[in-house]
């Protein structure tokens, strides 16, 4: 000097926020899936969650 590991800390997990847990990253983690074409294009689908709970927003149906 470089690399790896541990601790602490911070960040991230397809379009909101909070809590808990889980996973991942240390400038990276992250940037959904399917079909056609293939070249940079076109079409379709699920979901406010990584998971659970709550709040808010949007859409549909039923009842009052």
């Nucleotide at each position: 000097a470089a690399a790896a590991u541990u601790c602490c800390g911070g960040g991230c997990g397809a379009a909101g926020g909070c809590g808990u847990c889980c996973g991942c990253c240390c400038c990276a983690a992250a940037u959904g899936c399917c079909c056609c074409c293939u070249g940079u294009g076109g079409g379709g689908c699920u979901a406010a969650u990584g998971a659970c709970g709550c709040c808010u927003g949007u859409u549909c149906u039923c009842c009052g």
Fluoride riboswitch aptamer (crcB RNA motif) from Thermococcus sp., 64 nucleotides, folded computationally. Rfam family: Fluoride riboswitch aptamer (crcB RNA motif). Gene Ontology terms of the family: positive regulation of gene expression and response to fluoride. The model forms 100% of the base pairs in the Rfam consensus. Its mean pLDDT, the model's own confidence on a scale to 100, is 77.